This is a predicted structure of a 73-nucleotide RNA (transfer RNA) from a bacterium. It matches the Rfam family "tRNA". By type it is a transfer RNA. The prediction has a mean pLDDT of 82.
[in-house]
């Protein structure tokens, strides 16, 4: 320098054909125990990487950019 991938909750990772974003561990609260831990119930967390188009409407589709991983030279 050119190419692919991938970015979404504290982390791990869905998200179907564009139609108001979810799961599983973690936190937290409650139940239960004599107590712990395992276990049941619940509740909070997310301008979805930034800028910008198209669309009535984008997590999703187009450009540029940023990053991380891979290739290629």
């Nucleotide at each position: 320098g050119c190419c692919g991938u991938u970015g979404u909750a504290a982390c791990u990772c869905a998200g179907u054909u564009g139609g108001u974003a979810g799961a599983g561990u973690a936190a937290c609260u409650c139940c239960a125990u004599g107590g712990u831990a395992a276990g049941g119930a619940g509740u909070a967390a997310g301008u979805c990487c930034g800028c910008g188009g198209u669309u009535c409407g984008a997590g999703c589709c187009c450009g540029c950019g940023c990053a991380a991983c891979g290739g290629c030279u």